[in-house]
Context: one part of a larger RNA
RNA sequence: GGAUGAACGCUGGCGGCGUGGAUAAGGCAUGCAAGUCGAGAGGGUUUAGGCCCUCGGCAAACGGGUUAGUAAUGCAUAGGAAUCUGCCCUGAAGUCGUGAAUAACUUGGAGAAAUCCAUGACAAUGCACGAUAGUCUCUACGGAGUAAAGAUUUAUCGCUUCAGGAGGAGCCUGUGUCCUAUCAGCUUGUUGGUAGUGUAAUGGACUACCAAGGCUAUGACGGGUAGGGGGUGUGAGAGCACGACCCCCAACAUUGGGACUGAGACACUGCCCAAACUCCUACGGGAGGCUGCAGUCGAGAAUAUUCGUCAAUGCCCGAAAGGGUGAACGAGCGACGCCGCGUGCGGGAUGAAGGCCUUCGGGUCGUAAACCGCUUUUCUUAGGGAAGAAUGUAAUGACGGUACCUAAGGAAUAAGAGGCUACUAACUCUGUGCCAGCAGUAGCGGUAAUACAGAGGCCUCAAGCGUUAUCC
Numbered sequence: 001g002g003a004u005g006a007a008c009g010c011u012g013g014c015g016g017c018g019u020g021g022a023u024a025a026g027g028c029a030u031g032c033a034a035g036u037c038g039a040g041a042g043g044g045u046u047u048a049g050g051c052c053c054u055c056g057g058c059a060a061a062c063g064g065g066u067u068a069g070u071a072a073u074g075c076a077u078a079g080g081a082a083u084c085u086g087c088c089c090u091g092a093a094g095u096c097g098u099g100a101a102u103a104a105c106u107u108g109g110a111g112a113a114a115u116c117c118a119u120g121a122c123a124a125u126g127c128a129c130g131a132u133a134g135u136c137u138c139u140a141c142g143g144a145g146u147a148a149a150g151a152u153u154u155a156u157c158g159c160u161u162c163a164g165g166a167g168g169a170g171c172c173u174g175u176g177u178c179c180u181a182u183c184a185g186c187u188u189g190u191u192g193g194u195a196g197u198g199u200a201a202u203g204g205a206c207u208a209c210c211a212a213g214g215c216u217a218u219g220a221c222g223g224g225u226a227g228g229g230g231g232u233g234u235g236a237g238a239g240c241a242c243g244a245c246c247c248c249c250a251a252c253a254u255u256g257g258g259a260c261u262g263a264g265a266c267a268c269u270g271c272c273c274a275a276a277c278u279c280c281u282a283c284g285g286g287a288g289g290c291u292g293c294a295g296u297c298g299a300g301a302a303u304a305u306u307c308g309u310c311a312a313u314g315c316c317c318g319a320a321a322g323g324g325u326g327a328a329c330g331a332g333c334g335a336c337g338c339c340g341c342g343u344g345c346g347g348g349a350u351g352a353a354g355g356c357c358u359u360c361g362g363g364u365c366g367u368a369a370a371c372c373g374c375u376u377u378u379c380u381u382a383g384g385g386a387a388g389a390a391u392g393u394a395a396u397g398a399c400g401g402u403a404c405c406u407a408a409g410g411a412a413u414a415a416g417a418g419g420c421u422a423c424u425a426a427c428u429c430u431g432u433g434c435c436a437g438c439a440g441u442a443g444c445g446g447u448a449a450u451a452c453a454g455a456g457g458c459c460u461c462a463a464g465c466g467u468u469a470u471c472c
Base pairs, nucleotide, nucleotide: 001472002471003470004469006468007467008466009465010464013341014340015339016338017337018336019334020333026297027296028295030294031293032292035058036057037056040055041054042053043052044051045050065252066251067250074177075176076175077174078173079172080171083169084168085167088165089164090163091162092161093160094159095158096130097129098128099127105120107118108117109116110115136145137144138143150157151156152155178224179223180222185215186214187213190212191211192210193209194208195207196206197205227249228248229247230246231242232241233240234239254275255274256273257272258271277288278287279286280285305331307330308329309328313327314325315324316323317322344374345373346372347371354365355364356363357362379409380408381407382406383405384404388399416461417460418459419458420457421442422441423440427456428455429454430453431452437444438443
């Protein structure tokens, strides 16, 4: 000098674009953040617009948050073979028949509640059985086995099987990836083989048996620290430091463990168990999980609104109309940052008053002010007023009567901070008297201090200016 997710002090006019819990992955009141489908069904209720309950389907594995853990089951890059894949696209074939239940509901009961038990009846794109069967699977090549669901109204949407694609996911390998030797030896499923189990799939992933291997000063093992990358800061570069916002990947969801469902999870607002904590209780028993958006307490130098809208973009459901969406788009707060604009312009000497200095002559603040003329960026008021709105005529805008335009008014609404011994741009007076104090370093202050304090003047930057912290 540059930089910052900064903080603190003094000061503060406006706009645009960004950005804002870095500490306690500490605890959380309240509201909202994941629903949707009646063109898959049954029922309840109703004045016949519908609404509600339940079964069922799809979604809820996305989106959003955080960085605790992790030094490698991670990430980056380059490859690989033993795999799966809902929705979407392409191609081929099919979609026949039958049955038994059950929820809501009825009736009865238990409980403070959460909720639960019994009874009766009934439906489906829910469940089960049979038929059919090839480009599917297994095969000793003889054969054996496995499927489907309908709906609304005439055109579609579905359902089943197979093959391929796209996108997605799992697995394996090479290379790279912080400090420490005051960590030198580590390892028994350990290293390899055979046979199996398991998985979508390879594999000591797991099991039995066999062998005795495997890693290590090119740093194993241990300890500490840490999410990784694209990138960011600085620097001429090499490098060094960092990893906020945005994008990709990973991991986590009070702590620990577990599986279920499913194409996909071992699942933030699903389930079960244990633990700590909080709450309700009729003491028998129950409920909860903000590292979602706001908000609150706490700790801290320190970090915002319990806002608006689904109008746009996207996502989910739906044939559609549409519904949902604290994703998103917007508004609010903070000079936190960057950029832009303004706080007037021209004239004006009796160089006014006043302040300061003075050699008492004067000098300086200073054309500065007053005063005269002008302008209106900004500001106030009034009038007009968008784009963002696509597709398929219409309708549809939270932001917002905002941006912007026009008119009127009036210099009106708007300047400070730090410094002035040298480094380092800028000096005098008064007070103080090694005191009070200053200070980044050298150093100032003990009676004429350009270094302390005040004043005047001056210098630098400017809606900021300084200080502190950290990096180059």
Predicted 3D model of a 472-nucleotide part of an RNA (small-subunit ribosomal RNA, 5' domain) from an uncultured bacterium. RNAcentral holds the full RNA, with entries from ENA and SILVA. It matches the Rfam family "Bacterial small subunit ribosomal RNA".